[in-house]
RNA sequence: GCGGGCGUAACUCAGUGGUAGAGUUCCUGGUUCCCAACCAGGUAGUCGUGGGUUCGAAUCCCAUCGCCCGCU
Repeated sequence: GCGGGCGUAACUCAGUGGUAGAGUUCCUGGUUCCCAACCAGGUAGUCGUGGGUUCGAAUCCCAUCGCCCGCU
């Protein structure tokens, strides 16, 4: 230099055009003499960034940043 993959909640991931979700964590309550475990509820996301297409984009297109792999 060329090609490919990944980037979504604090963490691990799902979601392939129509209201962004799950588990764990965290917080509150219940239970317990206390803790853990268990039960109920709750908080948490400019979907890496900037543009484009579309009535509508996490999703499609372009560029760009970071990480990883391959080729030269």
Overview: A computed fold for a 72-nucleotide RNA from a Gemmataceae bacterium, annotated as transfer RNA. Its Rfam family is "tRNA". It is annotated as a transfer RNA. The organism belongs to Gemmataceae, within Bacteria.